Overview:
Predicted 3D model of a 496-nucleotide part of an RNA (large-subunit ribosomal RNA, domain I) from an uncultured Candidatus Saccharibacteria bacterium. Its mean pLDDT, the model's own confidence on a scale to 100, is 85. The sequence was found in a public genome assembly.

[in-house]
Context: one part of a larger RNA
RNA sequence: GGUGUUUAGUGGAUGCCUUGGCAAUCAGAGGCGAUGAAGGACGUGAAAGACUGCGAUAAGUCCGGGUGAGGCGUCAAUAUCCUUUGACCCCGGAAUUUCCGAAUGGGGAAACCCAAUACAUUAUGUAUUAUCUUUGACUGAAUACAUAGGUCAAAGAAGCAAACGCGGAGAAGUGAAACAUCUCAGUACCCGCAGGAAAAGAAAGCAAUAGCGAUUCCCUUAGUAGUGGCGAGCGAAACGGGACCAGCCCAGUGGCCGAGAUUUUAGAUAGCAAAAUGUGGUGGAAAACACAGCAACAAUAGGUGAUAGCCCUGUAUGCGAAAUCUAGUUUUUUGGUUCAAGAGUAGAGCCGGACACGUGAAAUCCGGUUUGAAUACGGGGGGACCUUCCCCCAAGGCUAAAUACUCCUGAUUGACCGAUAGUGAACAAGUACCGUGAGGGAAAGGUGAAAAGAACCCCGAAGGGGGAGUGAAAUAGACACUGAAACUGAAUACCU
Numbered sequence: 001g002g003u004g005u006u007u008a009g010u011g012g013a014u015g016c017c018u019u020g021g022c023a024a025u026c027a028g029a030g031g032c033g034a035u036g037a038a039g040g041a042c043g044u045g046a047a048a049g050a051c052u053g054c055g056a057u058a059a060g061u062c063c064g065g066g067u068g069a070g071g072c073g074u075c076a077a078u079a080u081c082c083u084u085u086g087a088c089c090c091c092g093g094a095a096u097u098u099c100c101g102a103a104u105g106g107g108g109a110a111a112c113c114c115a116a117u118a119c120a121u122u123a124u125g126u127a128u129u130a131u132c133u134u135u136g137a138c139u140g141a142a143u144a145c146a147u148a149g150g151u152c153a154a155a156g157a158a159g160c161a162a163a164c165g166c167g168g169a170g171a172a173g174u175g176a177a178a179c180a181u182c183u184c185a186g187u188a189c190c191c192g193c194a195g196g197a198a199a200a201g202a203a204a205g206c207a208a209u210a211g212c213g214a215u216u217c218c219c220u221u222a223g224u225a226g227u228g229g230c231g232a233g234c235g236a237a238a239c240g241g242g243a244c245c246a247g248c249c250c251a252g253u254g255g256c257c258g259a260g261a262u263u264u265u266a267g268a269u270a271g272c273a274a275a276a277u278g279u280g281g282u283g284g285a286a287a288a289c290a291c292a293g294c295a296a297c298a299a300u301a302g303g304u305g306a307u308a309g310c311c312c313u314g315u316a317u318g319c320g321a322a323a324u325c326u327a328g329u330u331u332u333u334u335g336g337u338u339c340a341a342g343a344g345u346a347g348a349g350c351c352g353g354a355c356a357c358g359u360g361a362a363a364u365c366c367g368g369u370u371u372g373a374a375u376a377c378g379g380g381g382g383g384a385c386c387u388u389c390c391c392c393c394a395a396g397g398c399u400a401a402a403u404a405c406u407c408c409u410g411a412u413u414g415a416c417c418g419a420u421a422g423u424g425a426a427c428a429a430g431u432a433c434c435g436u437g438a439g440g441g442a443a444a445g446g447u448g449a450a451a452a453g454a455a456c457c458c459c460g461a462a463g464g465g466g467g468a469g470u471g472a473a474a475u476a477g478a479c480a481c482u483g484a485a486a487c488u489g490a491a492u493a494c495c496u
Stems, first nucleotide, its partner, number of pairs: 001495009015481001016446002020417002022414007029406002031160002039100003042055003046078001049075003061094006070082002105114003115129006131157009164195001165193004175182001179229001205212002216243004226234002247398003250342001255337007264328006271319003277292004293310002301313003347371008357383001378393005433440002456467004
């Protein structure tokens, strides 16, 4: 030095656990905001860092209701206080709510600076003062009437928010084994606007000699008919079966769309009652075991020193609201409702777009441009066009449900994860840290049943260690459950 064995470390795998996640189902809610939002800055405690709460009335103030013995939020103790004259906590309502932020008196490098006017007081306080739109009033030029403009008042708007919706604008990587028509795709991205859904919608529709009767969604038709450098690809519709069903209005009666008051019912936001077990030995501890019982509209679940129907919280079941809200119901008051058989329209020429349909034989729909009818004895459509036949009545408008989605709330579920997994985040996580910035973005869970967290003594400068003590256990001692391997030391056997 090597190999093996033993032993002691180091290390944190594995096992077990779960406060956290993930995915769904059923309900709810589907908005917040000039009465100042979302999101923040700074403060606020006896002391003080972070989180939580709150706002100079600052871990809180007042009122109403519930509950009934403890409480002064968490890490996290200490002190001081409060509380059956009802604290703390829970629910409803009210008050306060600094500064920034649409931010709105003016400015500004967000959380800061600087005002004017009025009124009170007194050295400060309160209130008002942005812009745009609409309506009204008063004024009012060039310019006579007027108009533009100006001033004031009232009402409204703005900004934020996860997806879903409608509209505007609109790519490329890619595929075509290259590439240009084509595809990707009207997708991504951007913009505008809205609602709890939106959009669509009561036939100038389908159909075919028989008929149907608004729209939307699903299944099917069907990868069919078609379309297509007939390449790659794209790709219907009617009938049929379901879900859901609802029809109306255009001069104001009625109907429709709202707003308020009132009657009553149900629900939401706190809660209440809620059965039935003892003993023995083992053990640190009984819920396990043994013996003997009870209850059950209650054996979902969780906790309790090991595995509990009968110990606790609960659960089945039954009940409950002063206050606020939601939905319906009764009665009643009140507001709004612009064009009536829809003309610069239908149609036509040229050029584009949408239709599954790439200009094609290309109907149908929409737009630009040039044109341009008829008036129910009329007009449109039935996939060029014409005839016959059939269906329908454009150029005005409203309309619930079935459908889409989930930032969020409640309940429940899982052949979902179990700390390198599951959210990036089970922990002061969008934190620490990195970047000028847009942005990127971690690691990190477990003593024990209970801190009972090791008084006291000894060694050491401290960390640390030895006794003593606690505990079932201290090789559970705070670097702490279990404690694998790599790696390290010591002892020993053999080899060199």